This is a predicted structure of a 530-nucleotide part of an RNA (small-subunit ribosomal RNA, 5' domain) from a metagenome.
[in-house]
Context: one part of a larger RNA
RNA sequence: GGAUGAACGCUAGCGGCAGGCCUAAUACAUGCAAGUCGAGGGGCAGCAGGUUCGAGUUUACUUGAACGCUGGCGACCGGCGCACGGGUGCGUAACGCGUAUGCAACCUACCCACUACAGGGGGAUAGCCAUUGGAAACAGUGAUUAAUACCCCAUAAUGCAUUGACCUCACCUGGGGUUAUUUGCUAAAGAUUUAUCGGUAGUGGAUGGGCAUGCGUAAGAUUAGCUAGUUGGUAGUGUAAUAGACUACCAAGGCGACGAUCUUUAGCGGGUCUGAGAGGAUGAUCCGCCACACUGGUACUGAGGCACGGACCAGACUCCUACGGGAGGCAGCAGUAGGGAAUAUUGGUCAAUGGGGGCAACCCUGAACCAGCCAUGCCGCGUGCAGGAAGACAGCCUUCUGGGUUGUAAACUGCUUUUAUCAGGGGGGAAUUACCGGGAUGCGUCCUGGGGUUGACAGUACCUGAUGAAUAAGCACCGGCUAACUCCGUGCCAGCAGCCGCGGUAAUACGGAGGGUGCGAGCGUUGUCC
Numbered sequence: 001g002g003a004u005g006a007a008c009g010c011u012a013g014c015g016g017c018a019g020g021c022c023u024a025a026u027a028c029a030u031g032c033a034a035g036u037c038g039a040g041g042g043g044c045a046g047c048a049g050g051u052u053c054g055a056g057u058u059u060a061c062u063u064g065a066a067c068g069c070u071g072g073c074g075a076c077c078g079g080c081g082c083a084c085g086g087g088u089g090c091g092u093a094a095c096g097c098g099u100a101u102g103c104a105a106c107c108u109a110c111c112c113a114c115u116a117c118a119g120g121g122g123g124a125u126a127g128c129c130a131u132u133g134g135a136a137a138c139a140g141u142g143a144u145u146a147a148u149a150c151c152c153c154a155u156a157a158u159g160c161a162u163u164g165a166c167c168u169c170a171c172c173u174g175g176g177g178u179u180a181u182u183u184g185c186u187a188a189a190g191a192u193u194u195a196u197c198g199g200u201a202g203u204g205g206a207u208g209g210g211c212a213u214g215c216g217u218a219a220g221a222u223u224a225g226c227u228a229g230u231u232g233g234u235a236g237u238g239u240a241a242u243a244g245a246c247u248a249c250c251a252a253g254g255c256g257a258c259g260a261u262c263u264u265u266a267g268c269g270g271g272u273c274u275g276a277g278a279g280g281a282u283g284a285u286c287c288g289c290c291a292c293a294c295u296g297g298u299a300c301u302g303a304g305g306c307a308c309g310g311a312c313c314a315g316a317c318u319c320c321u322a323c324g325g326g327a328g329g330c331a332g333c334a335g336u337a338g339g340g341a342a343u344a345u346u347g348g349u350c351a352a353u354g355g356g357g358g359c360a361a362c363c364c365u366g367a368a369c370c371a372g373c374c375a376u377g378c379c380g381c382g383u384g385c386a387g388g389a390a391g392a393c394a395g396c397c398u399u400c401u402g403g404g405u406u407g408u409a410a411a412c413u414g415c416u417u418u419u420a421u422c423a424g425g426g427g428g429g430a431a432u433u434a435c436c437g438g439g440a441u442g443c444g445u446c447c448u449g450g451g452g453u454u455g456a457c458a459g460u461a462c463c464u465g466a467u468g469a470a471u472a473a474g475c476a477c478c479g480g481c482u483a484a485c486u487c488c489g490u491g492c493c494a495g496c497a498g499c500c501g502c503g504g505u506a507a508u509a510c511g512g513a514g515g516g517u518g519c520g521a522g523c524g525u526u527g528u529c530c
Base pairs, nucleotide, nucleotide: 001530002529003528004527006526007525008524009523010522013381014380015379016378017377018376019374020373021339026337027336028335030334031333032332035080036079037078040077041076043073044072047071048070049069050067051066052065053064054063055062056061057060087292088291089290096217097216098215099214100213101212102211103210106209107208111205112204113203114202115201116200117199119153120152121151122150129142130141131140132139133138159185160184161183163180164179165178166177167176168175169174190197191196218264219263220262225255226254227253230252231251232250233249234248235247236246237245267289268288269287270286271282272281273280274279294315295314296313297312298311317328318327319326320325345371347370348369349368353367354365355364356363357362384415385414386413387412395405396404397403398402420467421466422465423464424463425462435451436450437448438447439446440445474519475518476517477516478515479500480499481498485514486513487512488511489510495502496501
């Protein structure tokens, strides 16, 4: 000098764009953050409508009962989603990450292309109803019912398993294909407004993942030896798949001064800061990967989890309790307490972008977009401009009838109106997509015309007009380094100080004043990095 997720002191007009618990991965009150589908199902708790019956009458209203009849729909069964998105950096020195490869050792729901298929039957169960136990959480028993829930049979192949033959390729075990079938095994679901949306099997693709390997990846030798599932083999188990991943048996290996093991520290990268570069430091915000979700462990479901707002067990803690027993997990968004030098609102909207469900309408979305707070940073603008010498008064200095300086500074005159205040305009942008017609088409969609709807931000940005210099300057420093000097006070005192050093009676170094210098809505100090 540059930089900063900064803090502190003094000060403070506005806007744009960004950023905002670095500490206690401490504890959490309250609300919200993952639902959706009635075009899968039985149904009808609530709402609205209708029908039938009855009552009252003003004869089209009120009221009572019944009926799932209709719109729709609480709870329930079922499907898909909840493995994404959002948070944090505890752990991890590791194939965790980065980079480059391999899988002839693998999986992939939804999506796309193609091929083939969907025949028949069955038994349950939730809900509802009845009832029992319990303070509650909730649990039990009986009866009954449905499905795109579950099960059985059939049909099967380019699927799976198995036996041959042939071709071809080969990067070890082998891969791909053709054929014979040799045999065995394995599927399905309907809804409907007739437009479609779904179902099953297979092949290929796309996407996403899994595993393995080379190289790179902090410090300490005041850590020198470490290792029994350890290293390898055989057989199995297990997995989507390889593998001591695991088990049994057998062998005795394996790693290490090119640093094993141990200890300490740490998420990694793209990047960021600095530097001419090499390098050094760093890993906030944004993006990719990893790990974690009160602590530890375990599996279930599922295409995918060993699962933040799922389950079970143990533990610590908090809460409820009728003392028998139960409930909970903000490192989601706000917010609270605590810690700290220190870090924001218990806000608005799904309008856009994106995600989940749905044929769709639409619903959900603290993702996201916005608004609020904070000079935390960067950038921009303003706090007037021109004229004006009696060089005014006052202040300060002085060699004191005088002169110098503050200083064109002020007064005064003219001008301007960014900004400010007030008033008016302002679907201009964000806007595309859905609905109804026409055309093209590879039938998935796309293009086009007409009409209608949708904005949280926000009456915001912006524009116009009116008013009036009106609403707006500080902070640090002035001995040298280092731009900027005098007076007074003090008298080795009080004090200053980054280093050198100032102060003991004329201190440009302390305190005040006048003047000056630097930067400027900031300035200075402190911390940290280069």